[in-house]
RNA sequence: AACACAUGCAAGUCGAGGGGUAACAUAAGUGCUUGCACUUGAUGACGACCGGCGCACGGGUGCGUAACGCGUAUGCAACCUACCUUUUACUGGGGGAUAGCCCGAAGAAAUUCGGAUUAAUACCCCAUAAUGUUAUUAUAUCGCAUGGUAUUGAUAAUUAAAACUCCGGUGGUAAAAGAUGGGCAUGCGUGACAUUAGUUUGUUGGUGAGGUAACGGCUCACCAAGACUACGAUGUCUAGGGGUUCUGAGAGGAUGAUCCCCCACACUGGUACUGAGACACGGACCAGACUCCUACGGGAGGCAGCAGUGAGGAAUAUUGGGCAAUGGAGGCAACUCUGACCCAGCCAUGCCGCGUGCAGGAUUGACGGCCCUAUGGGAUGUAAACUGCUUUUAUUUGGGAAGAAUGGUAGCUACGUGUAGUUAUUUGACGGUACCAAAAGAAUAAGCACCGGCUAACUCCGUGCCAGCAGCCGCGGUAAUACGGAGGGUGCUAGCGUUAUCCGGAUUUAUUGGGUUUAAAGGGUGCGUAGGCGGGACAAUAAGUCAGUGGUGAAAUCUUGCAGCUUAACUGUAAAAUUGCCAUUGAUACUGUUGUUCUUGAAUAUAGUUGAGGUAGGCGGAAUGAGUAGUGUAGCGGUGAAAUGCAUAGAUAUUACUCAGAACACCGAUUGCGAAGGCAGCUUACUAAGCUAUUAUUGACGCUGAGGCACGAAAGCGUGGGGAGCGAACAGGAUUAGAUACCCUGGUAGUCCACGCCGUAAACGAUGAUCACUCGCUGCUGGCGAUACACAGUCAGUGGCUAAGCGAAAGUCAUAAGUGAUCCACCUGGGGAGUACGCUCGCAAGAGUGAAACUCAAAGGAAUUGACGGGGGCCCGCACAAGCGGAGGAACAUGUGGUUUAAUUCGAUGAUACGCGAGGAACCUUACCUGGGCUUAAAUGUAGAGUGCAUAAGCUAGAAAUAGCUUUUUCCUUCGGGACUCUUUACAAGGUGCUGCAUGGUUGUCGUCAGCUCGUGCCGUGAGGUGUCGGGUUAAGUCCCAUAACGAGCGCAACCCCUAUCGUUAGUUGCCAUCAGGUCAUGCUGGGGACUCUAACGAAACUGCCGGUGUAAACCGUGAGGAAGGUGGGGAUGACGUCAGAUCAGCACGGCCCUUACGUCCAGGGCUACACACGUGUUACAAUGGCAAGUACAAAGGGCAGCUACCUAGCGAUAGGAUGCUAAUCUCAAAAGCUUGUCUCAGUUCGGAUUGGAGUCUGCAACUCGACUCCAUGAAGCUGGAUUCGCUAGUAAUCGUGUAUCAGCAACGACACGGUGAAUACGUUCCCGGGCCUUGUACACACCGCCCGUCAAGCCAUGGAAGCUGGGGGUACCUGAAGUCUGU
Repeated sequence: AACACAUGCAAGUCGAGGGGUAACAUAAGUGCUUGCACUUGAUGACGACCGGCGCACGGGUGCGUAACGCGUAUGCAACCUACCUUUUACUGGGGGAUAGCCCGAAGAAAUUCGGAUUAAUACCCCAUAAUGUUAUUAUAUCGCAUGGUAUUGAUAAUUAAAACUCCGGUGGUAAAAGAUGGGCAUGCGUGACAUUAGUUUGUUGGUGAGGUAACGGCUCACCAAGACUACGAUGUCUAGGGGUUCUGAGAGGAUGAUCCCCCACACUGGUACUGAGACACGGACCAGACUCCUACGGGAGGCAGCAGUGAGGAAUAUUGGGCAAUGGAGGCAACUCUGACCCAGCCAUGCCGCGUGCAGGAUUGACGGCCCUAUGGGAUGUAAACUGCUUUUAUUUGGGAAGAAUGGUAGCUACGUGUAGUUAUUUGACGGUACCAAAAGAAUAAGCACCGGCUAACUCCGUGCCAGCAGCCGCGGUAAUACGGAGGGUGCUAGCGUUAUCCGGAUUUAUUGGGUUUAAAGGGUGCGUAGGCGGGACAAUAAGUCAGUGGUGAAAUCUUGCAGCUUAACUGUAAAAUUGCCAUUGAUACUGUUGUUCUUGAAUAUAGUUGAGGUAGGCGGAAUGAGUAGUGUAGCGGUGAAAUGCAUAGAUAUUACUCAGAACACCGAUUGCGAAGGCAGCUUACUAAGCUAUUAUUGACGCUGAGGCACGAAAGCGUGGGGAGCGAACAGGAUUAGAUACCCUGGUAGUCCACGCCGUAAACGAUGAUCACUCGCUGCUGGCGAUACACAGUCAGUGGCUAAGCGAAAGUCAUAAGUGAUCCACCUGGGGAGUACGCUCGCAAGAGUGAAACUCAAAGGAAUUGACGGGGGCCCGCACAAGCGGAGGAACAUGUGGUUUAAUUCGAUGAUACGCGAGGAACCUUACCUGGGCUUAAAUGUAGAGUGCAUAAGCUAGAAAUAGCUUUUUCCUUCGGGACUCUUUACAAGGUGCUGCAUGGUUGUCGUCAGCUCGUGCCGUGAGGUGUCGGGUUAAGUCCCAUAACGAGCGCAACCCCUAUCGUUAGUUGCCAUCAGGUCAUGCUGGGGACUCUAACGAAACUGCCGGUGUAAACCGUGAGGAAGGUGGGGAUGACGUCAGAUCAGCACGGCCCUUACGUCCAGGGCUACACACGUGUUACAAUGGCAAGUACAAAGGGCAGCUACCUAGCGAUAGGAUGCUAAUCUCAAAAGCUUGUCUCAGUUCGGAUUGGAGUCUGCAACUCGACUCCAUGAAGCUGGAUUCGCUAGUAAUCGUGUAUCAGCAACGACACGGUGAAUACGUUCCCGGGCCUUGUACACACCGCCCGUCAAGCCAUGGAAGCUGGGGGUACCUGAAGUCUGU
C1' cells in the first nucleotide's frame, strides 16, 4: 500500500483531400516445368507518409484541498464557444516548399543526418468585401454606477477563402443570431483545537501601463498606509463536497460504497506547445526516484482504464464472449473502432421467491436411546413402520422464444438525378437460455445457535475453584437447570451464530428536554467595559414576525396510486414531497428603530437619626515582665506522679519607685456596623454608608456583567524599626517497647509598627446578583406617628417556631431550598489530578489556566435496622468489695498434650475439651498392632429337597481358631404324621470406613437472661417505625399512669414434685401412752390407734389485716396473727434465636468408598509406655492434732449364682460351719461427737509415698496389668510466687453412709444420703458478663470489623542514560534544468 507492475486489449477514422502501392484479393498478360514464377495501380482495397476531424468525450481514483472547493441564490453593462440549427454575402488570381518515394551516411538499438525529386482541402502572396475590428465624432433613448442600445449617420485605416464531384450537391470563407458547453464575480451556508491572539509588505487602496477570451495587484512603476481579527484573524490537526444512506417519535446524531452532479489528480515536482477547448491518464520537454534494454557510447517506460501478477491485509472476482442492442468517434455511405456498454463466469455478500412432501395411521403409543418414586411408569411421539395421494424442484426426452428498430439487397408506388413510403428477404453475443410438454418415483435436497436471570426453552451423567464459561450480574471448592457430554426443549431457517462499526434506548450535554445547601457543580468580594435583558402613553417606519403570489429547489432516491416480468425483489409511469433560497405584494398585535410625552423604577435635594464602618493623632488604667532599693528565709516552680529549671552570690513571697512592649476585663447580648475579608479602652480631626420623614427636582438616567480594575484572614517574602507576653524550629526533662508527639522547663523566627509583595482558606449560610408575588405565631435593633407604658400601625434590619409548596431525604419555608422573570459563573462516574506539559503572574514560596495514557465497577448523598465504642445515662448478677475454705509448691490417683511405639484405636480442644464419651480396658470389651485362618461365613425369615445327623466323650497335631481319628445316635404319636436339629439350594450380607460443612434425633452455651414476635390501625416514597417508647415500680416487657395505638401469642409468674404446720382416713412388717402376760434384758406376746411413723386426701399465705408514703402500681414497719410473710426453701420446667458449637463411635439416615477385604474368626500384645507440660482430685505438712480405751445418735439405699446374724480358726485380709431374709420383719451398718489417758513442737507417736518379704480373695488365667491383709521400710512435704477457684444459711466448712457399673478392681471418680454447723455484705468507683434508653460510625462473615503506607518475589506499561544512527520540518545562502516573456 495514490505500493510496484509481466502480458494482452482499452482511440481511432477518412482513398468522396493528396502523393502513391509495402501486404492481400481479383482480372488481364508473359514465361513455361501446368501450377508455380513474373509483369501491369488495371480493379477491390490499402502498410507507412502529407492533410482533415477526433484524441479535452467516455472509463478510473480520492492524493491534495477548510477553499467561492462544494451547496444554494444571483450577476457579467467584464467574457469565449469546434461540430449543430437559422439568416445574409462570397468562393477570383498567383507562388514557393516539404513528408513520402529514391540514393548515401552514422548507430548495438532507439533513432538521426545529408543529397536529389514530388502532391494536396498543407503553407504563403495579391485582389474583392461587410451590419467586422480600431480611432474620431453627431442624434435619440435607456440604466443602480462605470455605461448600454439604435435595420441611426459621417470620416479614416485594416483583415477572407479550398477544393472534390456522379453536376443534384458536399465542402470552404466572412458576418449576425440561436442552441450547447464553459470562464469570472458576489450574498449566505459548509470541521476540531484559544494549552494557536495577534496576522499581513503586492500586503490594503489609488493613478498609469502591461497582460488575458474577460474583470481584477493578475503583473509592473509611482503614491498613500492601510487591510483582517474575540461574530475567532493567523497557526496546527483532520477531511474531497453535494443529491443521498443508516438511525431516531421528532429535534437531532452518524455517514458520503454502488447510481447522478461538481471538483481535484494521473510515477513525484515543474513547464509550456498544439488546439474552439488542455497546461492534456493511454501527447511533448526538463528535473527526480524506481524498473528494464545495452555492444557502456546511449536508450525505453508509467494499469488511480478492463482483465491479470506480486506485495500488504481480517478481507474482495475471469488474463471470458460480443459489438446483436444503447451510446460515442470518423466517414456521403457501406463500414471500421469502442474492456463505454450488453452479456456470461466466480462468491449464500445482500434482497426476493421456491423446495426438502401431503393426508390417514395408537385395542402393541413398536424397537432403541433418555428420565423416574423402577415386577412398572413417563416423554421422544402420529413421530416411525404401514396405507393412500401429489410431483414444485432435481433427472431424462422432445419442442422452443421476446429482446429486431434501423441498416443492407431486390421489387413496387409518389415526386421523378435522389428522397419518402411500402412488400419480400437478410442481421442475436446472451442461447438451444428463459419458457412449454411428456415420463417414472417420496423419489434428488436441513442446518445453526441457545435453554441461571435479563430472555422463549430442564433433566441425567462426568468434573470437583480443576478443566472451563462469561454481554452484565456472576457460575465451578462432591448432589452444577451457568463447565463438558447426552436425552428433551426453544428460536430462526438456506441459513444460523460470533466479531467490528454507527444510531437508538441515554432527558447520560437536556433547543425540544437537566442541574449546582449536603450526591459533580455559586466565582472570596465589589466596581465596571463589551454584550444580553429592560417601566407607562401616543405617532411614524416595516428590519425581525405573519400571509398571498412568482421563480428555483436536476434526475435518481423516499412516500402514494397504477402498470410490466407466473409472484416478489426489480423496473416503468403519474402524483406528492423536497420542511430551503431568491424576488414581489400585503398585514402591523409583539420585538426593533425614530420622534414626542409621563412618573411608579433609579438618582438628587432638605431635615433628622444610627452604629466595635474606615484612616491618622493624642491619652488611660489593670495585668505581665524587667531594673533599683527594702523586709524576709529555704525552698520555689511544675505534674497524674515527677524531673529538667530557678534559689544561701538570698530565690519564691511582699513593699516602694522606675522602665518596656503588647492587648483592651466588667459593659457584652442569636446586639450593632461593613461588599466581603473584617471591626471592641477613652478622645480629637478627616471621611464613607445605611435608615426614616417630606414628596421638592431630573425623567428610564435601570438590572446583570465575559474580559478588565480594585479590595482581600492567617501564614509567608523583602527593607528598616520594635520585641513585654506568647511561641513553629531547636534544646533539655518526663511518658513509652520506642515517643522525632501529647505533659513540663526553656527558647529563635514570627506575632507588633512603616513601606512594598503574595492573592490563597471549611474566604461557609458549603445556598451568585436583581425584581415581583405567596398562611400564621413570637422575640430583638434603629427610625416614624399625636403626650403615651395603648396599637392586628408603618419602614428598614436581625433571630426562633410553623402551614401550603418544594425536596432523595435530612430539611427549607417571606432573610425560600416556594411561584415566576433577567443576566453571569459552574457541573457531567471514581481514581490518575488540581498532577504533567505549555503559557501568564510572582523575589521566592507558589498562584492562575489545566489535560492524557492507564485503571476500577463502582465512588458518593440522605436515611433505616443491627453490631461495636478505652461515648453517655439507668439497672442487675458471689461480678467486684467484705468474709470463709481451697487451687497454684509436695507425694500419689486420674484425664489431656507431647514424645515414644508394630500398636500405644477413635472422638471431645477458650469460656462451652482435659475424674469428658467410659456408671468398671487382665482375656472378653476392642474399634488398634503382630501372626495364623475363612469367603455366604453371625442372626432371622420364606420356599423346596434330603437327613437323624448334630451333639457328647476321648485321643492326636497346634498358641488357639481349626483340622483329623475313635466311640456314641433325637422326641411325641391316634403310626397318617408332627416337632426339633443338621445338610443343601434360592433370595435378601457385612463395614466403629469417609463426610456432624448433606441430615434426623439428642445435647452444650449465651441464660432461668427478660426478652422475641404477630393481627388490625396509624406514620414514612421506601428500608422501616409505632405498639415494645416516656414517668414510676418489680426478681421479671411484673404491674400502674400517660400515650396513634388497640389487642394477642411464645417467654416471666402460676399450675407439677419434694420439704416445713395441722387435720381426716387407714394401722402391718412400723409404733407402745394406758391395761394384761413374760424375759437377765429387748413391743417379746395379748391388745391398742392415743403418739411417732408410714401414704393417700384435704387445710393453710393472698400484701388478706393494721400504720405510714404514693394518683396508682407498689414500697416501708423488730407491726399483729401464724408452723411458715412478702417468689417460705429446693427441684423439674430453658422463648425467638446465636456459635455451619458437639455427636455418622449410642441409634437412624442421603451420598461416596471396600467386597478371598476397609468383612469375619482366633492367639498374643497394645489402649496401663515416660526426659517433660497442663487440668481435675486425694492425702498431708499436725496439738481445734495423732494414738489408745470406753461410749451415743442418722438418713437414704442394696440383697438369692445375693446380704449374712451367730459360733470356731487366723494378728489380719479371710476361711470353715451355721441361721434368718425374695425384706418397714433378716441383714449390710456409721463417723465426726462425748468421757478418760498419752504424746509436747520434733521431719516427730506428724506424714504416709516407695521398696523388700509373707499372704488372702476373685477369676480359665493376676508376668506385662487386679484389689486387699500382715511384718518391715519410712521419701517429698513445716501452709505454698505471679496468679486463680467456690460459696450469702441449714449455705460454706467438716464427718461419715449408700448405690450404679461389677467375677474381681485400679472408686481418691460420679450420683445420692444424712450428722455437726459458721463468718461477712459499707457499698456499686473499678474488673467480668448481661438488660433498657440515647449518641457516633467509612463496620454488616458486624471491632477477632474496616483500613493506610513501605518492603520481598514475579509480571505489565512507561521514563532516564555516555553516545551512535535514520527520517521530517523551518530559516539563511550557493548552484541552477526545461520553459515563457522581453532585448539583441
This is a predicted structure of a 1384-nucleotide RNA (small-subunit ribosomal RNA) from a metagenome. Its mean pLDDT, the model's own confidence on a scale to 100, is 83. The RNAcentral record of the sequence draws on SILVA.